RNAcentral holds the full RNA, with entries from SILVA. Predicted 3D model of a 480-nucleotide part of an RNA (small-subunit ribosomal RNA, 3' major domain) from a metagenome. The coordinates come from a structure-prediction model, not an experiment, and the mean pLDDT is 82.
[in-house]
Context: one part of a larger RNA
RNA sequence: UGACGGGGGCCCGCACAAGCGGUGGAGCAUGUGGCUUAAUUCGAUGCAACGCGAAGAACCUUACCCAGGCUUGACAUGCCUGUCGUAUCCUAUCGAAAGACUGGAGUCAGUUCGGCUGGACAGUGCACAGGUGCUGCAUGGCUGUCGUCAGCUCGUGCCGUGAGGUGUUGGGUUAAGUCCCGCAACGAGCGCAACCCUUAUGUUUAGUUGCUAACAGGUUAUGCUGAGCACUUUAGACAGACUGCCCGUAACAAGCGGGAGGAAGGUGGGGAUGACGUCAAGUCAGUAUGGCCCUUAUGCCUGGGGCUGCACACGUGCUACAAUGGGUGGUACAGAGGGAAGCAAGACCGCAAGGUGGAGCAAAUCCUGAAAGCCAUCCUCAGUUCGGAUUGGAGUCUGCAACUCGACUCCAUGAAGCCGGAAUCGCUAGUAAAGGCGUAUCAGCUACGACGCCUUGAAUACGUUCCCGGGCCUUGUACA
Numbered sequence: 001u002g003a004c005g006g007g008g009g010c011c012c013g014c015a016c017a018a019g020c021g022g023u024g025g026a027g028c029a030u031g032u033g034g035c036u037u038a039a040u041u042c043g044a045u046g047c048a049a050c051g052c053g054a055a056g057a058a059c060c061u062u063a064c065c066c067a068g069g070c071u072u073g074a075c076a077u078g079c080c081u082g083u084c085g086u087a088u089c090c091u092a093u094c095g096a097a098a099g100a101c102u103g104g105a106g107u108c109a110g111u112u113c114g115g116c117u118g119g120a121c122a123g124u125g126c127a128c129a130g131g132u133g134c135u136g137c138a139u140g141g142c143u144g145u146c147g148u149c150a151g152c153u154c155g156u157g158c159c160g161u162g163a164g165g166u167g168u169u170g171g172g173u174u175a176a177g178u179c180c181c182g183c184a185a186c187g188a189g190c191g192c193a194a195c196c197c198u199u200a201u202g203u204u205u206a207g208u209u210g211c212u213a214a215c216a217g218g219u220u221a222u223g224c225u226g227a228g229c230a231c232u233u234u235a236g237a238c239a240g241a242c243u244g245c246c247c248g249u250a251a252c253a254a255g256c257g258g259g260a261g262g263a264a265g266g267u268g269g270g271g272a273u274g275a276c277g278u279c280a281a282g283u284c285a286g287u288a289u290g291g292c293c294c295u296u297a298u299g300c301c302u303g304g305g306g307c308u309g310c311a312c313a314c315g316u317g318c319u320a321c322a323a324u325g326g327g328u329g330g331u332a333c334a335g336a337g338g339g340a341a342g343c344a345a346g347a348c349c350g351c352a353a354g355g356u357g358g359a360g361c362a363a364a365u366c367c368u369g370a371a372a373g374c375c376a377u378c379c380u381c382a383g384u385u386c387g388g389a390u391u392g393g394a395g396u397c398u399g400c401a402a403c404u405c406g407a408c409u410c411c412a413u414g415a416a417g418c419c420g421g422a423a424u425c426g427c428u429a430g431u432a433a434a435g436g437c438g439u440a441u442c443a444g445c446u447a448c449g450a451c452g453c454c455u456u457g458a459a460u461a462c463g464u465u466c467c468c469g470g471g472c473c474u475u476g477u478a479c480a
Base pairs, nucleotide, nucleotide: 001480002479003477004476005475007474008473009472010471011470012469013468015464016463019427020426021425022424023423026319027318028317029316030315031314032313033312034310035309042053043052064305065304066303067302068301069300070299073128077127078126079125080123081122082121083120084119088105089104090103093100094099108118109117110116130294131293133292134291135290139288141283142282143281144279146277151190152189153188154187155186156185157166158165159164170181171180172179196271197270198269199268201239202238203237204236205235206234207233210229211228212227215226216225217224242265245259246258247257248256249255321420325378326377328376329375330374331373337366338365342361343360347356348355349354386417391412392411393410394409395408396407397406433456434455435454436453437452438451439450
């Protein structure tokens, strides 16, 4: 100087407390461990691995296993030789394919007319290619984490023999090393804040594909039409919030408490933004890359299998156990996104998944959103008109192909489960909880995942004693 303490002081954080809803029990989905296996490819492992890499494993992917094949190679460049009857196409045989091999058809360009130049292809040989082989403890780059915590340092000066200290400590204050005051310090940098995006209000410009108040026309009905740009809205510019104003308080400083006006008030809400560093944290399997290793194989191609195996254990989710509910019918209201090998309306067929067909293509369509509310039903707590696993049958769609191993529909079947032990997680407001909708990946889909969007919409916070993590000062230490 740090680190540590079941030392002290001060202070924060959904850290506790106060509340609401979960997990832990059940079934299923998914990831992991383990076991099994010819293979069940590899990585990730306290927080910070485990719906993670994977925004999508039937083949492919694919790295694994079995079998069959290739050896200058699936791919790149150069040299050498050859062909230009090139390339390419057809074809017999073996074969699961890859591959091996047979026969045939088939005239590149330029030209100084020299196989001269270019190009293409083949051959064989050599250099080499190739490796998801090893090392993340050789590395770059990127990322996680403490932590959006308020810290981390430097120059000069001063102090100390020196390591170092001071500044950065102290008194207040703040979300903040934020600001004020003081001080052997005076300044400065990286962080904080602000500048950026979005959202909440208004003004203005513009008025189409948006809108419809007034006027006119028309309809069973609808901005449907003329017309208009008021309103809503869209998207450019601007205004607006700064403790600016008032009162109280404070050292009359920073600030804090209250109030006014205002759409918004003290960082208005949300996002992006992550200091010096820590964990030899993660990644050689995204790519790059040193070294090492393989080179008729640890490379390459193909068929099939596996990554989906199942006594079991754990994590993360979905669906439930019902009446604040289930089923049936009628009736209402979004936002944000997507689309050309795509999205697809009306119509017709089918109980349905879906099929036929195809207007239209951002003025159209995916797209009637669900919960909610109203009316009738179950009729009172039952393993039920709860719950939907599992299984049988019949089908639809995608795709070369759904046996291993896809999703969906219909009929039948109707398991566990009656609110979950110890323990444990999330959340402070348009939040939690509940409800649906969309997108990426994608032929299809094991999506109940991820990322977004809107709809309905709470409870509680006395407080900081305690648990956990963190910041500053101080103290002890046999630790570095």